[in-house]
């Protein structure tokens, strides 16, 4: 330091998500050592047991022991007394507060025990426990007589001193303080000994400690107003001490948008983790501090406490009770239940630090110092080291079958001994002269023994380090996110193998940090989310020029503080390291003094550029009232006039004979105000237009007169604010939500029509909202321009003006048919560009991923509609701006094309053939399905093909290669079978050599390796094909444009069949297409001549060159390219035709033509047969042939081709047969000969005469020919007889621009034969029309739109129907929090009153509890409504393209639903 994820790509926006690092951790797998540190974060739940606070006989006085010289000595203690129990050790419930930090003050204070310093320590008294005794009681315990001691307790002396009062001083000055003097009041204890320890009184220090200030540090305003001791005072009480701390009277203060009160969270802080840093997050252990002690409340004692293991009441829980009554208090160490993902030993010792008491010995300390449990954390060691491959073993895996890995890793040799085990030794930690170590026989040394006693976890698609195989098969699963898994999964599972780390690894959890993703450092706001509709202003912020003072911020010097310890640095002990210890820094903060004087501030004085005024004319749909006017609509009257008016794409419905609609004249009404008129003007915005008039508000611009910073912004607040709507009264012509009616529709709550209510107008009051937009808040200053409009000034010119030119100063514009959108500079592009979205400054609003949601709840305003303010859960991994590329638009433009149109013949009716769906069947094998499947694979199913059926056989196998054995191949008979094939017999003994043998080639048995498969996947594949399309496109290299994606190049103009050339052009070029290069044809030349003609010419073949290029001329075109016309010529502008098909689409077709990857079957899905299917027929469809007739039938005669076959063929003459054909054999291996005579259509002549016919030929019957083993199923042709439909074809749909289209026949591939009417070729005859691009199809370039990208067969909306889950209302029920009123009142405290006292007896204060009414949190609930998901579920199709009625906002009605309508607004 950055990466992955929105998209087909990009760039921007933005959120999710990872890579680091920390923990009081917790889980899951696995665990050798030892140092140092840690260990109930949950239930301030409740606790069983033992222990944590005592000491003192040198304060007393009884008892007791133990010894005794009987004198007493040692001692132990219960009790009086003394000091200490207010400390240490524990917790974080309370607590937003002087609790905590920092920093001052305290002249407002207090301090036992320690140390200093002064003074003093005299005389006396009377009592309680304890002992004893009486007595109550289960107990705990109490009461009553009567003794007694003391450093317990009283009283009286002195008073240095100290306290009060009084007076004068000193020094300050808010109450005060020094000193002096008066007066009045106040001390004391002794013990043990020979020395001191105590005792009173004062004053001082040290140490602790109380009270006060200042500033610092959560959240929330959907908590906006809080407070009655409350804020001040006087006086009293009271406290160590200031003070409403407390009372009583007075007054009415006092705190709050700089956040008061409330509500919720929460001990504080040095520190700690993290971050470059600011900051964020945190408050475990140590260390200060405060809190607290069962819960609530009070005071006693004390120097000190409202007191953790004291006292009293109250409550709630245990406990013990003889039921009367009593005891308890682990949030001390341990330890136990239970709560929990979770957290230890009822351990040793006072050796050591330190406390308490005591003169001291010493007691006592769960303070503490050790130990012992957990890999809880963090340091540090270890599991060995060498050698060891020409055997890189064996065994695993992987393969491309060779070999590669695991791997020098094993084994195997040899070496060490940390670490373990024995055995011996053995510490510091002790001070202080001895004596004293829980730890501990521990660390530590030494000897010996053996490599022995010790490796795992997690990942291997990317992100991120590291990939192969098997299984599985959208299943099991993974998974931080993207995501993977649907049969070749480096993403699941397992296994090898790699990689990170290691006594640990991994995983949740939580903070930090990446996140510049809250932005002070360091972000926005025009279109991504965000400028409030808009002005006026208050509180704030901010603020022009000089000068002078100040010294508040600001700079700079210095003191004094900011515990220790943590951190940094350096040295240092522990074997090193964690860990410790010493010095040094740093803790960026606070006060004080000193000092600058530019800046900001403050103040004083000044100016005039900012601002305001004043004079003076001057534009203007500014606003408010009254008046006014024409046109046009409708109505109403009368007149003319007659049948249809209206109205739409089309039409109805509706008006009209009661006379309408036209039309002519009158009359009423209301609403709007044409032309002028616009890139107009004015308003703060909403907005404002007939004219006039009255009243009014703003602007510019002139003169440079006045005032002198008077400015800017502006939270909150006030004002105004389209349209629609409400309220009330009025009005109402026209339109016109809503309704009615007709239409369109599958429907039609619409669009369309015919009516029409509310509204729209008006006066008055609400509403407070819009796409209220320039989607751009307001000031100000700076930075090239052009045009147009407004006022003035000067110039010219005039009799004076207009006009014109220049100018200053304002204002608007950069728009279109058209000059000029442009320069820096900004941006993510698109754009903005002096009216900035540039460069800078103030001030204020607003945003932080989408959806729930601008919604709920709660508030405030509304008469209502509803509007402001404004979330959570849940879920997504996106949404989302701008801009490219493409597709596609029921979106332009401009261009081809038998695409249309113009013609010609057809299909679509018939009956026939051929295919294909369907159906059937034991199989009708299998593929191909819009175009691009359907006379297609098949250019030829009877067998065979064949792949399908049902049935008989074969298993190493029809077919290939190896091995082994036997046999010459080979051929002939037999027996069963339908055949394949079985079974048996019989003939026959080959060929080469190096010759008791071997080999080659064959045939037969046999072993297993293997064959085999048209089984499956065309979505694993080659390779071949069709399609768009012979469309004219596709594309790359350098450059240069763009932040990029991409773009230019290939846009444009002209031209072409053509991205065909030309001209221009930030592009020069160049490749695949195009076009030529080929080959066919048409002429001509030359050269050669098998054949054919009697022979030459020549027709003809066959090879090889000419020939055509817009080359000549004429118009057109600016010019070029080229076009149109013409000579020439056999052909003229691509001369015709054909091969040849860019890049690339369709996961287009084929695994069944071949070839293959993988899966599959193996006495069978493999292979042989014989039979039967593909031929089946109620039907749909696609090709086609034959007609239907007179341009025809039919019988005759007469002509005129080419291009191709042929020896298993083709087959002449001749002859038979009506004929298919047959006998027959010439004669051809082909320019010879045959198919082939004479092709038919055509000509020519005769009949039919318009009918189902002498069209038409199906179907049917009989007869027969030829192929062939075999024509039943199922060939084809003949001849004879039969004689079907059909009399020109509906919506609809195909071909085809010239030797074409129709029409007419030949040939030929397959092929025994042929379902051939089918293909493929060949020539005969031989037209018609193209005005033209408006439509219809396909396709090209450019453009435009867009929410599409699997690309419109796209996307995507709403209801309803099922499930799932959160939250929100809810009649209501439960709990819990503060508080208020008001009863009751316990200890205790204050205080009256009776007592000598002890006490009794009232009154205030009070805690628990009680009663009501109300607030605030909160869990629960029938029920109803919305919201969110949730592969394949209904209905429409609202909305993205002009979305097929543009969209959308605002408000209103209505409609199953998206919506639709009206009304006014935006362009998005």
């Nucleotide at each position: 330091a950055g990466a992955g994820u929105u998209u087909g790509a990009u760039c921007c926006u933005g959120g999710c998500u990872c890579a680091g690092g920390a923990u009081g951790a917790a889980c899951g797998c696995u665990g050798g050592c030892g140092g140092c540190g840690u260990g109930u974060c949950u239930a301030a739940g409740g606790c069983a047991u033992g222990c944590a606070a005592g000491u003192c006989g040198a304060a007393c006085g009884a008892a007791c022991u133990a010894c005794u010289u009987c004198g007493g000595u040692a001692g132990u203690g219960a009790g009086u007394g003394g000091c200490a129990a207010a400390c240490g050790g524990g917790u974080g419930a309370g607590u937003a507060a002087c609790a905590c930090a920092u920093u001052g003050g305290u002249a407002a204070c207090c301090u036992a025990c320690c140390u200093c310093a002064a003074a003093g320590u005299u005389c006396g008294g009377g009592a309680c426990a304890a002992c004893c005794u009486c007595g109550c009681g289960a107990a705990a315990g109490c009461g009553g007589g009567a003794c007694u001691a003391a450093u317990a307790c009283c009283g009286g002396a002195u008073g240095u001193g100290c306290u009060g009062u009084a007076a004068c001083u000193u020094c300050a000055u808010a109450a005060g303080u020094u000193g002096u003097u008066a007066u009045a009041g106040u001390a004391a204890a002794g013990a043990u000994u020979u020395a001191u320890c105590g005792c009173u009184u004062u004053g001082a220090g040290a140490g602790g400690g109380g009270c006060c200030u200042a500033u610092g540090g959560u959240c929330u305003a959907u908590c906006a107003g809080c407070u009655u001791g409350u804020u001040g005072g006087u006086a009293a009480g009271g406290u160590a001490a200031a003070a409403g701390c407390u009372u009583a009277c007075c007054a009415a203060g006092g705190c709050u948008a700089c956040g008061a009160c409330g509500u919720g969270u929460a001990g504080c802080g040095u520190g700690u983790g993290u971050g470059a840093g600011a900051g964020c997050a945190u408050g475990a252990c140590c260390c200060g501090u405060c809190u607290c002690a069962c819960u609530g409340g009070a005071a006693c004692u004390g120097a000190g406490a409202c007191a953790c293991u004291g006292u009293c009441c109250a409550g709630a829980c245990u406990c013990c009770u003889a039921c009367g009554g009593g005891a308890g208090g682990c949030u001390g160490c341990a330890g136990u239940c239970a709560a929990g993902a979770a957290u230890c030993u009822u351990c040793c010792u006072c050796a050591a630090u330190g406390g308490a008491c005591g003169a001291a010995a010493g007691u006592c300390u769960g303070a503490a110092g050790g130990a012992g449990c957990g890999a809880c954390g963090c340091c540090g060691c270890g599991u060995g080291g060498u050698g060891g491959a020409u055997u890189g073993a064996a065994g695993g895996c992987c393969u491309u079958a060779g070999g590669g890995u695991c791997g020098u890793a094993a084994a195997c040799a040899u070496c060490u001994u940390u670490u373990c085990u024995g055995u011996g030794g053995g510490a510091c930690g002790a001070a202080u002269c001895a004596a004293u170590g829980a730890c501990g026989g521990u660390a530590c040394c030494a000897c010996a023994g053996g490599a022995a006693u010790a490796a795992g976890g997690g990942g291997c698609u990317g992100c991120u380090a590291a990939u192969c195989a098997c299984g599985u098969g959208c299943c099991a699963g993974c998974a931080g996110c993207a995501g993977c898994g649907g049969u070749a999964a480096u993403a699941c599972g397992u296994g090898a193998g790699c990689c990170c780390c290691a006594a640990g690894c991994g995983u949740u959890a939580u903070c930090c940090g990446g996140a510049u993703u809250u932005a002070u450092u360091g972000g926005g706001c025009g279109u991504a989310a965000a400028g409030a509709g808009u002005c006026u202003g208050u509180a704030g912020g901010c603020g022009g020029u000089u000068u002078g003072a100040u010294a508040a911020g600001u700079u700079u010097u210095u003191c004094g503080u900011c515990a220790a310890a943590u951190c940094c640095c350096a040295u240092u002990g522990c074997u090193c390291a964690a860990c410790g210890a010493u010095g040094g820094g740093a803790c960026u903060g606070c006060g004080g003094a000193a000092a600058a004087a530019a800046c900001u501030a403050u103040u004083a004085a000044a100016c005039u550029a900012g601002a305001g005024g004043a004079u003076g004319g001057u534009a203007g749909a500014g606003g408010u009232a009254g008046a006014u006017g024409g046109a046009a609509u409708u109505g109403c009257c009368g007149g003319u006039g007659u049948a249809g008016c209206g109205g739409u794409a089309a039409a109805a419905u509706g008006c009209g004979u009661u006379a309408a609609u036209a039309u002519c004249g009158g009359c009423a009404a209301g609403a709007a105000c044409a032309c002028c008129a616009a890139a107009u003007g004015c308003g703060a915005a909403g907005g404002c237009u007939u004219u006039c008039u009255a009243c009014u508000g703003g602007a510019a611009c002139a003169u440079u007169c006045c005032u002198g910073a008077c400015g800017c912004u502006g939270a909150g607040a006030g004002a105004c604010g389209a349209a629609a709507g409400c309220g009330u009264g009025g009005g109402u012509a026209g339109c016109g939500a809503a309704u009615g009616g007709g239409a369109u529709u599958a429907g039609a709550u619409a669009c369309c029509c015919c009516a029409g209510u509310a509204g729209u107008c008006c006066a008055c009051g609400c509403c407070g909202u819009a796409a209220a937009c320039g989607a751009u808040g307001a000031a100000u200053g700076c930075u090239u321009g052009a045009c147009a409009u407004u006022g003035g000034c000067a110039g010219u010119u005039u009799c004076g003006a207009c006009c014109c030119u220049g100018u200053c100063a304002g204002u608007g514009u950069c728009g279109u048919u058209u000059a000029a959108c442009c320069a820096a500079g900004c941006u993510a592009a698109c754009g903005c560009a002096u009216u900035a979205a540039g460069c800078a400054u103030u001030c204020c609003g607003c945003c932080u991923g989408g959806g729930u949601a601008g919604u709920a709840c709660g508030a405030g305003c509304g008469c209502a509609a509803g509007c402001u303010u404004a979330a959570a859960a849940c879920u997504c991994a996106a949404a989302g701006g701008a801009a490219u590329u493409g597709a596609c638009g029921g979106g332009g433009a401009c261009c081809c094309g038998c695409a249309c149109a113009a013609g010609c013949g057809g299909u679509g009716g018939a009956g026939c053939a051929u295919g294909u769906g369907g159906u059937u069947u034991a199989a009708u094998u299998c593929g191909a399905c819009a175009a691009u499947a359907a006379g297609c694979g098949u250019g030829g199913a009877a067998c065979c093909u064949u792949a399908c059926c049902a049935g008989g056989g074969c298993u190493u196998g029809a077919c290939a290669u190896c091995c082994c054995g036997a046999g010459a191949a080979u051929c002939c008979c037999a027996u069963c079978g339908a055949a394949a094939g079985u079974u048996g017999g019989g003939a026959g003994u080959g060929c080469c050599u190096u010759u008791u043998a071997g080999g080659a080639g064959c045939u037969c048995g046999g072993u297993g390796a293997c064959a085999g498969g048209u089984g499956c996947u065309g979505c694993a594949u080659g390779g071949u094909u069709g399609u768009c399309g012979u469309c004219a496109g596709c594309u790359c290299g350098u450059g240069u444009c763009g932040u990029g994606a991409g773009a230019u190049g290939u846009a444009c103009c002209g031209u072409u069949a053509a991205g065909u050339c030309g001209g221009g052009u930030a592009a020069c070029g160049a490749g695949c297409g195009c076009a030529a290069c080929c080959c066919c044809u048409a002429u001509c030349u030359u050269g050669u001549g098998u054949u054919a003609a009697a022979u030459c010419a020549u027709u003809c073949a066959c090879a090889a060159g000419a020939a055509a290029c817009u080359g000549c001329c004429u118009g057109c075109u600016c010019a070029u390219c080229g076009c149109a016309g013409g000579a020439g010529g056999a052909a003229g502008g691509c001369g015709g035709g054909g091969a040849c098909g860019a890049c690339g689409u369709c996961a287009a077709a084929u695994c069944a033509g071949c070839a293959u990857g993988g899966c599959u079957c193996u006495u069978a899905c493999g292979u042989c047969c014989a039979g039967g299917g593909c031929g089946a027929c109620a039907c749909g469809c696609a090709u086609g042939c034959u007609a239907c007739a007179a341009u025809g039938g039919u019988c005759g005669g007469u002509a005129c081709a080419a291009c191709g076959g042929g020896u298993u063929g083709c087959c002449a003459a001749g002859c038979c047969g009506c004929g298919a054909g047959g006998c027959g054999g010439a004669g051809c291996u082909a320019a010879u000969c045959c198919c082939a005579u004479c092709a038919a259509a055509a000509c020519u002549g005769g009949u039919c005469u318009c009918a189902g016919u002498u069209c038409g030929g199906a179907u049917u019957g009989a007869g027969g020919u030829c192929u062939g083993c075999a024509a039943c199923u199922c060939g084809a042709c003949c001849u004879c007889a039969u004689g079907a439909a059909g009399u020109u074809g509906g919506a609809a749909u195909c071909g085809c621009u010239a030797g074409u289209a129709a029409c007419c026949g030949u040939a030929u591939a397959u092929c025994a034969g042929c379902c051939a009417c089918g293909g493929u070729a060949c020539g005969g005859u031989g037209a018609a029309u193209a005005c033209g691009u408006u439509c219809u199809c396909g396709g090209g370039u450019c453009u435009u739109g867009u929410a599409c990208a699997c690309a419109c067969c796209g996307c995507c909306c709403g209801u309803c129907a099922c499930g799932u889950c959160a939250a929100g209302g809810g009649a209501g029920u439960c709990u819990u929090c503060a508080g208020u009123a008001c009863c009751c009142a316990a200890a205790u405290g204050c205080u009256g009153c009776c007592g000598u006292a002890a006490g009794g007896u009232g009154g205030c204060a009070a805690a628990a509890g009680g009663u009501a009414a109300g607030g605030g949190a909160g869990a629960u609930a029938a029920c109803a409504g919305g919201g969110a998901c949730g592969a394949a579920g209904u209905c429409g199709u609202a909305a993205c393209a002009a979305g097929g009625c543009a969209u959308c906002c605002g408000u209103a009605g209505c409609g199953g639903a998206a919506g639709c309508u009206g009304u006014g607004g935006a362009u998005g």

Model confidence (mean pLDDT): 83 of 100.
A computed fold for a 1468-nucleotide RNA from a marine sediment metagenome, annotated as small-subunit ribosomal RNA.
RNAcentral holds the sequence, with entries from SILVA.